This is a predicted structure of a 354-nucleotide part of an RNA (small-subunit ribosomal RNA, central domain) from an archaeon. Model confidence (mean pLDDT): 86 of 100.
Context: one part of a larger RNA
RNA sequence: UUGGGUCUAAAACAUCCGUAGCUUGCUUAGCAAGUUUCCUGUGAAAUCUUGUCUCUUAAGGGCAGGGCGAGCAGGAAAUACUACUAAGCUAGAGACUGGAAGACGGAAGGAGUACGUUUGAAGUAGCGGUAAAAUGUGUUAAUCUCAAGCGGACUAACAAUAGCGAAGGCACCUUCCGAGGACAGUUCUGACAGUAAGGGAUGAAGGCUAGGGGCGCAAAACGGAUUAGAUACCCGUGUAGUCCUAGCAGUAAACACUGCGCACUAAACAUCAGUACCUCCUCGAGAGGUAUUGGUGCUGAAGGGAAGCCGAAGAGUGCGCUACCUGGGAAGUAUAGCCGCAAGGCCGAAACUU
Numbered sequence: 001u002u003g004g005g006u007c008u009a010a011a012a013c014a015u016c017c018g019u020a021g022c023u024u025g026c027u028u029a030g031c032a033a034g035u036u037u038c039c040u041g042u043g044a045a046a047u048c049u050u051g052u053c054u055c056u057u058a059a060g061g062g063c064a065g066g067g068c069g070a071g072c073a074g075g076a077a078a079u080a081c082u083a084c085u086a087a088g089c090u091a092g093a094g095a096c097u098g099g100a101a102g103a104c105g106g107a108a109g110g111a112g113u114a115c116g117u118u119u120g121a122a123g124u125a126g127c128g129g130u131a132a133a134a135u136g137u138g139u140u141a142a143u144c145u146c147a148a149g150c151g152g153a154c155u156a157a158c159a160a161u162a163g164c165g166a167a168g169g170c171a172c173c174u175u176c177c178g179a180g181g182a183c184a185g186u187u188c189u190g191a192c193a194g195u196a197a198g199g200g201a202u203g204a205a206g207g208c209u210a211g212g213g214g215c216g217c218a219a220a221a222c223g224g225a226u227u228a229g230a231u232a233c234c235c236g237u238g239u240a241g242u243c244c245u246a247g248c249a250g251u252a253a254a255c256a257c258u259g260c261g262c263a264c265u266a267a268a269c270a271u272c273a274g275u276a277c278c279u280c281c282u283c284g285a286g287a288g289g290u291a292u293u294g295g296u297g298c299u300g301a302a303g304g305g306a307a308g309c310c311g312a313a314g315a316g317u318g319c320g321c322u323a324c325c326u327g328g329g330a331a332g333u334a335u336a337g338c339c340g341c342a343a344g345g346c347c348g349a350a351a352c353u354u
Base pairs, nucleotide, nucleotide: 004325005324006323007308008307012322014202015201016200017199021195022194023193025089026088027087028086029085030084033082034081035078036077037076038075039074040073041072042071048066049065050064051063052062053061054060092192093189094188095187096185097184098183104178105177106176107175108174109173110172111155112154115151116150117149118148119147120146121145126137127136163170164169207248208247209246210245211244212243216242217241221237222236223235224234259321260320261319262318263317264316267299269297270296271295272294273293274292275291276290277289278288279287280286303310304309327354328353329352337346338345339344
């Protein structure tokens, strides 16, 4: 390179947006660049082949002729497909309108229980903790009970196999400002699309910088136990941190270990959001059913798979585009480069070994 692959064997970038590139609906006309056909030129020698000559013969060799032939160039045609030009269409895509759903984002305001602390009241000897203890705490009145004030964090039940978001993620209530999707209508634009190297944005926890805040929890640290030891597991303290604001960082078993999009291919069930219709009705924003669209799940035919299993949200059948893989270790290490305040991140070998 051809080929083969990427749920679990090596391999889908953490996610999205998007530039180049690649790919790309339907119809008509033109053109003839790609494409196809024909003609001409070129197309070494050897090889192949015909004739002949020659080493006595053979293989071999000489001479003359023929054939082969990709590609390239020029010319003449063809016009299905691709490209290009022009014109149009509406099935893709987008816009618009309508009602409904949602823990989607940002900001502000408010609430709640618990916890801690302070004060007051009441009350007396223990409390706490464990397998058992001890450290700890308490007559300077603890633990326990009641009331009030203050403080920071969090948001039980509802809660679901539910919902929303590109992913990370998102849950007390209200308001404001934004965003997206589904459904329905089919009013408008008229291919405006798909994917996406570079690039950009977002990105849990932990970490870093500056300033606040600090109830509880709690790396580090200290003490008590356990133990042969115990730099642990258990207990008592406890600082960073966890929280807020403004930045940085850019990684996770960032997982469904499954890239995105389109088309096609049995059914059954549950559930969420819509739409149309039917039945019941206490007429309610009620209950049930049928059809249909979109989502979330579960079982499963065909089919696939090494199997586990997947199975209209494919790991099925095809198409388009991207990323990645090529034995284990050394190693996500070294080096160079880029980024970062640092921690480190991105890119990423080899010797050697097996």